Background
A computed fold for a 431-nucleotide RNA from Novosphingobium sp., annotated as Bacterial RNase P class A.
C1' cells in the first nucleotide's frame, strides 16, 4: 500500500453574567443569608437473567407436578454470563477443471479479464452444540415412490400377428423436490446393483495422547433402514413466593365489621345443674388441622386451617436511601477469565422529582468561495516561469452522536455523527 478482522478511549473546551439540589460550617428568634466540598451514564434505556436485601411460606429429606438449562473444563455471590479449549458452518484468499472474450505467435502454446463446478482454506465470526436403535409424531405441493418406498422417461434379453406390443429383469443414466436408500473409480454383467475391489463415509472393538470434550493410529465387517427433538418425549443437571408501590417506625381515623364454602366432627371417666331428656366445666385414650404426597420433627384443638365475596378506615410523616460481592495503583500467581498482598480514595441521593439559561472564542464535521502565499505537480541543473486536482492558508454558512439516576450490584441486549489509538491475518513491495 492492498484486502479482511478484533478491542480501547473521548464524545466537548475556555472564560464571564445569572439561576439550581444534598450535605458541613457561620450568622440569624424565624423566614432565610454567606462560605466551602460534591452534583447522571457507557449505555442511566430493554426489563430479558443473576444477585444482595426485605417480608411470607413452621421445619428437613425424599418423589411428583412445574419450570430452566444442554460440548468439555475453569471463573464468579451467582448466572441463560465471562475465559480457555473440542467439534462443526461461514470466511478474505489459494490450486485444479470447463467454458467465454481480448491479445501475442506460423503453429504448439502463453498473458490479462470474465462465469460456473470441485478441493483446501488465516485472522476472526457464528451455532437454541446431549440422545433419532425407548416410544409417538410430521415430511405440504410435485413425483413412480419420501422409511422396511419405487417404475414417468428409459437401459438389457425374449417372443410374435412388426406394435405408442406382450412377458421377463434393472435402479447404474435422465426427470420432480427441500431432500430420492452412502460417495468417486474400476472391475463384472445380457443389461445393471457394494454383485465384487480400492480410496473415502458409517458401525463395533483395541492402542496412544488429552483431566474432559475429543484427536491420531491400526484391526475386523460390504455395511437396506434418510431429515426434524426451536415437534411431543428420553437422559443430565439446577430451581420455595412476591418485590423497595419490599418492609419498619410515629401521628391520625374506623366498624376487634358482615357472609359463603371445604376437610374431621369420637369413646371412657368425675364433679356439677335438671323430673328426664340432655346440658356445662376438667381429665385420659384416640382422632383432626398446619392445602401436592410419604416419613420424621414441633405447634396447633372444631373454627386448629384452606379457598372465595361484600362493605369500613388511613392515602400525613420519619426511615429504608447510599462504605459498595466499591473504585484506582503496584507487586506476585494463572494461557485466560479471574485470584491474593500492600497502599491510596470516598465521587449525587433527588421526593412531581435538582446540575441550566444568556453572551462570546476555540475544538470536530460537511459544503461554498477566494487565492496562487507555503507544500504538491510540469518546464528546467539553478535564478525563473506555469497549473491549481490535492494538503495546508483566507472568507463566509451550516451541523456538532445516542441520550436523564429513583433501593443497590453483575451480566446481556439495543442506540450511537465524529475522532483518536493499539492489535491480529493474508498479498504486494522497499530496505
Nucleotide at each position: 500500500c492492498c484486502a479482511g478482522g478484533g478491542g480501547g478511549c473521548c464524545g466537548g473546551g475556555c472564560a464571564g453574567c445569572c439561576g439550581c439540589g444534598u450535605c458541613a460550617c457561620u450568622c440569624g428568634c424565624a423566614a432565610g443569608a454567606g462560605u466551602g466540598c460534591c452534583g447522571a451514564g457507557g449505555a442511566a434505556a430493554g426489563u430479558c437473567c443473576g444477585g444482595g436485601c426485605u417480608c411470607c411460606a413452621c421445619g428437613a429429606a425424599a418423589c411428583a407436578a412445574g419450570g430452566g438449562u444442554g460440548g468439555c473444563g475453569g471463573g464468579u455471590a451467582a448466572u441463560g454470563c465471562c475465559c480457555g479449549c473440542c467439534g462443526g458452518a461461514c470466511g478474505a484468499g489459494u490450486g485444479g477443471c470447463c467454458g467465454g472474450a481480448u491479445u501475442c505467435g506460423a503453429a504448439a502454446g502463453g498473458g490479462u479479464u470474465u462465469g460456473g463446478c470441485c478441493g483446501c482454506g488465516a485472522a476472526g465470526u457464528c451455532c437454541a452444540g446431549g440422545g433419532a436403535a425407548a416410544g409417538u409424531g410430521c415430511c405440504a405441493c410435485a413425483g413412480a415412490g419420501a422409511g422396511c418406498a419405487g417404475a414417468c422417461c428409459g437401459c438389457c434379453u425374449g417372443c410374435c400377428u412388426u406394435g405408442c406390443g406382450c412377458a421377463g429383469g434393472c435402479a447404474a443414466g435422465g426427470g420432480u423436490g427441500a431432500a430420492a436408500g452412502g460417495g468417486u473409480g474400476c472391475g463384472g454383467u445380457a443389461a445393471g446393483a457394494g454383485c465384487g475391489c480400492a480410496c473415502c463415509g458409517g458401525g463395533u472393538g483395541u492402542c496412544u495422547g488429552g483431566u474432559a470434550a475429543c484427536a491420531g493410529a491400526g484391526a475386523c465387517c460390504g455395511c437396506a433402514c434418510g431429515g426434524c427433538a426451536a415437534a411431543c418425549c428420553c437422559c443430565a443437571c439446577c430451581c420455595g413466593g412476591a418485590g423497595c408501590a419490599a418492609g419498619a417506625c410515629c401521628g391520625a381515623a374506623u366498624a376487634g365489621g358482615g357472609g359463603c364454602g371445604g376437610c374431621g366432627c369420637g369413646c371412657c371417666u368425675u364433679g356439677c345443674c335438671g323430673c328426664a331428656a340432655g346440658g356445662c366445666a376438667g381429665g385420659g385414650c384416640a382422632g383432626g388441622c398446619c392445602a401436592g404426597u410419604u416419613u420424621c420433627g414441633g405447634g396447633c384443638c372444631c373454627g386448629a386451617c384452606c379457598g372465595c365475596c361484600c362493605g369500613g378506615g388511613u392515602u400525613g410523616g420519619u426511615u429504608g436511601c447510599u462504605u459498595g460481592a466499591g473504585c484506582c495503583c503496584u507487586g506476585g500467581g494463572g494461557u485466560a477469565a479471574c485470584c491474593c498482598a500492600g497502599g491510596g480514595c470516598c465521587u449525587a441521593g433527588a421526593g412531581g422529582a435538582a446540575u441550566g439559561g444568556c453572551u462570546g472564542c476555540c475544538g470536530g464535521c460537511g459544503g461554498g468561495g477566494a487565492u496562487a502565499c507555503g507544500g504538491u505537480c510540469c518546464u528546467g541543473c539553478a535564478u525563473g516561469g506555469g497549473a491549481u486536482a490535492c494538503c495546508g492558508u483566507c472568507c463566509g454558512c451550516g451541523c456538532u452522536a445516542c441520550a436523564g439516576a429513583a433501593c443497590c450490584c453483575g451480566g446481556c441486549u439495543u442506540a450511537c455523527a465524529g475522532g483518536c489509538c493499539c492489535c491480529c491475518u493474508g498479498g504486494c513491495g522497499a530496505a

The gene name in the source record is rnpB.
It matches the Rfam family "Bacterial RNase P class A". Gene Ontology terms of the family: ribonuclease P activity, tRNA processing and dimeric ribonuclease P complex. By type it is a ribozyme.
RNAcentral holds the sequence, with entries from ENA.